[in-house]
């Protein structure tokens, strides 16, 4: 100095909104409670969605070796824009474009 795999899922995190729940508001009824309805995600919640550049597991896959077995799967700055879904994001286009 070269050469090989720069992979999938699943469970979660940062982080995201508001379809349901829950919360607050507001109308109405007769003061509360409660019910309908109508707003509110500027509502530290649950359900949900959720990393390539975050974790964890499990499989996979590369190398070396007769076999057992050992070793490795590194690095990763990043727009704007459009996509989905109820809705939006670090989700999906996209390890794009672009930079270095």
């Nucleotide at each position: 100095a070269c050469u090989g795999a720069g992979u999938g899922a699943a469970g979660c995190u940062a982080g995201g909104g508001u379809u349901c729940c829950a919360g607050c508001c507001a109308u109405c009824g007769a003061u509360g409670a409660c019910a309908a309805u109508g707003g509110c995600g500027u509502u530290c919640g649950g359900u949900c969605c959720g990393a390539g550049a975050g974790c964890u597991u499990c499989a996979c896959c590369c190398c070396u070796g007769g076999c057992a077995a050992g070793g490795g799967g590194c690095c990763a700055c990043g727009g704007a824009g459009g996509g989905a879904u109820a809705a939006a994001a670090a989700c999906c286009c996209g390890g794009g474009a672009g930079a270095u």
Overview
This is a predicted structure of a 100-nucleotide RNA (Guanidine-I riboswitch aptamer) from Acidithiobacillus ferrianus. Taxonomically the source falls in Acidithiobacillus (Bacteria, Pseudomonadati, Acidithiobacillia, Acidithiobacillaceae). Its Rfam family is "Guanidine-I riboswitch aptamer". Its family is annotated with regulation of gene expression in the Gene Ontology. From the family's description: This family represents a conserved RNA structure found upstream of the ykkC and yxkD genes in Bacillus subtilis and related genes in other bacteria. It was read from a public genome assembly, where an Rfam model found it. Its mean pLDDT, the model's own confidence on a scale to 100, is 82.